[in-house]
RNA sequence: CGGGGUGUGGCUCAGACUGGUAGAGCGCCGCGUUCGGGUCGCGGAGGUCGGUGGUUCAAAUCCACUCACCCCGACCA
Numbered sequence: 001c002g003g004g005g006u007g008u009g010g011c012u013c014a015g016a017c018u019g020g021u022a023g024a025g026c027g028c029c030g031c032g033u034u035c036g037g038g039u040c041g042c043g044g045a046g047g048u049c050g051g052u053g054g055u056u057c058a059a060a061u062c063c064a065c066u067c068a069c070c071c072c073g074a075c076c077a
Base pairs, nucleotide, nucleotide: 001073002072003071004070005069006068007067010026011025012024013023020057028044029043030042031041032040050066051065052064053063054062
């Protein structure tokens, strides 16, 4: 330098193809259960989706650019 992939609650990920209220598990907080802990049950907080711009009534989702990381290749050695 070229090609491909990934980026979404604290963590691991789904949702994107086909635009229409941002979700799950684990974790965290509270309550119940227990002598207590764990387990289990109920409830709750927590992210405006890597960034910018565009299209649209409406964008995590479509388009362009860009950033970070990973893989392959090329170049140099």

Overview
The RNA shown here (transfer RNA) has 77 nucleotides and comes from an uncultured Chloroflexales bacterium. Its Rfam family is "tRNA". It was read from a public genome assembly.